[in-house]
Molecule: transfer RNA
Organism: Erysipelotrichales bacterium
RNA sequence: GCUACUUUAGCUCAGUUGGCAGAGCGUCGGACUGUUAAUCCGCAGGUCCCUGGUUCGAGCCCAGGAAGUAGCG
Numbered sequence: 001g002c003u004a005c006u007u008u009a010g011c012u013c014a015g016u017u018g019g020c021a022g023a024g025c026g027u028c029g030g031a032c033u034g035u036u037a038a039u040c041c042g043c044a045g046g047u048c049c050c051u052g053g054u055u056c057g058a059g060c061c062c063a064g065g066a067a068g069u070a071g072c073g
Base pairs, nucleotide, nucleotide: 001072002071003070004069005068006067007066010025011024012023013022019056028042029041030040031039049065050064051063052062053061
């Protein structure tokens, strides 16, 4: 330098054919109890890496950029 893949909640990751942004774990609150742990219930938490474009509508499609991983040279 070229090619492919990845980037979504604090962490690990889903998100189907473009149509309400989700799960598990964790944090926080509550129940349970001698107390803690475990267990159960509930709440909060998001500029979907960035900038543009397409579209009535973009996490998803297109272009460019950034970071990371792998391969080739």